The RNA shown here (c-di-GMP-I riboswitch aptamer) has 85 nucleotides.
């Protein structure tokens, strides 16, 4: 230093659902609330997923497309406590 998570201390995050707020949605924020996290900490300029307001073409109704919108708890890249060996 780098691979590494057994035991264990000190803690840390918080899923689904519930209330409220917000947003066109997807979502987010905040209170509850704990399914799981050793990086559930940051990065959405790399891949993936979700939404489609506006916008563009069809269209009787509508419907396709298409992120400038989202997701970091999908993969991925950065840092990083503790502690075996």
């Nucleotide at each position: 230093a780098a691979c590494u998570g057994a035991c264990a201390a000190g803690g840390g995050c918080a899923a689904a659902c519930c209330u409220g707020u917000u947003g066109a949605a997807a979502g987010a924020c905040a209170g509850g609330g704990a399914c799981g996290c050793a990086a559930a900490a940051c990065c959405a300029a790399g891949g993936g997923u979700c939404u489609a307001a506006a916008g563009u073409c069809a269209u009787c109704a509508u419907g396709a497309c298409c992120a400038u919108g989202a997701c970091a708890g999908c993969c991925g890249g950065u840092u990083g406590c503790c502690g075996u060996g």
The prediction has a mean pLDDT of 88.